[in-house]
Context: one part of a larger RNA
This record gives sequence, structure tokens and C1' cells, in this order.
RNA sequence: UCGUUGCGAGGGAAUUCGGCAAAUUAGCCCCGUACCUUCGGUAGAAGGGGUGCCAGCCAUGAAAAUGGCUGGUCUCAGUAACAAGGGAGCUCCGACUGUUUAAUAAAAACACAGGUCACAGCAAGUCCGAAAGGAUGUGUAUUGUGGCUGAAGCCUGCCCAGUGACGGUAUCUCAAACUCGGGUUCAACCGAACGAAGGACCGUUAAACGGCGGGGGUAACUAUGACCCUCUUAAGGUAGCGUAAUACCUUGUCGCUUAAUUGGCGACUUGCAUGAAGGCCCAACGAGAGCUCUACUGUCCCCGCAACGAAGCCG
Repeated sequence: UCGUUGCGAGGGAAUUCGGCAAAUUAGCCCCGUACCUUCGGUAGAAGGGGUGCCAGCCAUGAAAAUGGCUGGUCUCAGUAACAAGGGAGCUCCGACUGUUUAAUAAAAACACAGGUCACAGCAAGUCCGAAAGGAUGUGUAUUGUGGCUGAAGCCUGCCCAGUGACGGUAUCUCAAACUCGGGUUCAACCGAACGAAGGACCGUUAAACGGCGGGGGUAACUAUGACCCUCUUAAGGUAGCGUAAUACCUUGUCGCUUAAUUGGCGACUUGCAUGAAGGCCCAACGAGAGCUCUACUGUCCCCGCAACGAAGCCG
């Protein structure tokens, strides 16, 4: 000096990206327990009190024993060692238990119950196979397969112009073959007619892929614009939420929190570039993310001492 431990005056997070690490708490019995809530929870909430040993008595019991009462007694300390939750509040995300990158990621990712759409009437649909054959399934639409979403609650707006899917179709287009005509001693070849799917054309469909702008004018101060007009290309962002895990400007503005806050929370909101299978909300849950308070502490002020071991030095 390093490693693993133990203790520490006063202060108590001033440390640090961040209380990381450490400390606090801890078992059992009794009392007591808020907001919120899907009425189940939250909850061991929080917060208090007790706890050893000895003697006697009481109750229950067959006994073992358990529970209780009274008195005594020792310690700094009675779950005396070991073992053994720190707590509270606000917000984000994901409903939850679960799963995952064996050996850098456990999560907000995956899954999930639930929702919804599509295909399929069974010799089906989907999948494996060159085929025979096989799986789903000796199941049958309350079933099977595939896609998306992701509990519950409140809801899920407008657009079918583009792309796709499905359906229709008088007509148009449309290959070869067949037919007919020309041509060829046979053919090749040329033309016509017929005409499938597909396309044109007409519809439907967005919990299909997706989209939801710009300009101008307008109210008796100003400002704003309920209102009106217009353009591209179908429509022109509804309810909600909103400086957000999304906001460039941005450390937006205001309030609270601090002595001081690019933080956090609550509002406002003109949203560079929110928004409905997804949005909003949300009890419970979380080795998830951010912030605050309390307790506690060598994280720090500021380091000291001790134990064991290692390196090193001397032998």
C1' cells in the first nucleotide's frame, strides 16, 4: 500500500450521475392502522407496548401442554448469539403471476386473460411432403388456422382518391388450340371469327396498408374568430391527452417544493412533428424509470484505530 472485516467524537447525504455501498428495521404476542379502491385489497400500512429467569395460584386438558394472574430477581441489553421487513408520499411505463439475450441487457421487451378481423361446411381451411401419405383431428364454426391489439372501466371520430382484399360486369381489351377465308401440289405464313383468367369499367371494405393539409375574409377598442369562401389529392384530427419515454425553439409561462432546482409535481398550451385497437383513466402488482420526506448511517466534512491475510522490505 492492497484485500476481507470490526469500531468511531461532533455533524448527518454536505458525497455522488444517483444514498452506489454501508447503516437503520427485523422473530413472536397485544393495541392500532390513512389516502385510494375494481370493495378483494391497500395492510406486517403507519405508529405504539410487551418479551429473560424464579416461586405460587387459576382455567382448559386423560396427559403432554397451552393460556392467564400475582409476587420476586439479574443485566447496558431477555427474538441478548445465529437467524430476522427501514418506512412514507408524488409521477411515468407495463394491468397482474409469468418469460427472455446459458457467459455484458430481466426491462417499458415477449407472453397473458380479454377484444377484434380474416379464412374454412370438412374430400374444407392452414401446414409438412416429389408423391403416396401425414398433422390440425377420429376434432366440425361455442371448432380449427392466421393477423393485429393486450385485464377491467369510459370510449373508439372523418376519409375507399392511392395500394390491397372481396364482389359484380351489358360492353371494351385479351394467348394458344379449334373453326372460317386467303395462300401453299403439302406446309409455313396472312387475315377473320370465337374468347378463359386477368385488366379496363362498376361497387364494397380502414380493429385492411394507410391518410386526417394549405390559403383568404369575418364580431361595435384591440385581440381572437363561433361564421363564410376556396385549392391540391378522398377527407381535413372528433373525444381525449398534451412542453409529454412524443415539444425544435426550451432551462416555454405560472404555482408548489429549495437559502438557491436545466430536477420533480400541478396547471396553461399557439401540439417543430399527440390522438383513438388504439386513446384516456386506473385499484393491485414491479430486483422497471424519475423526484421528495423521514429514520439511519465513515457516502462525505476528515480521516483515525484495531483484527486477519497479501504484496513489499530485512533475515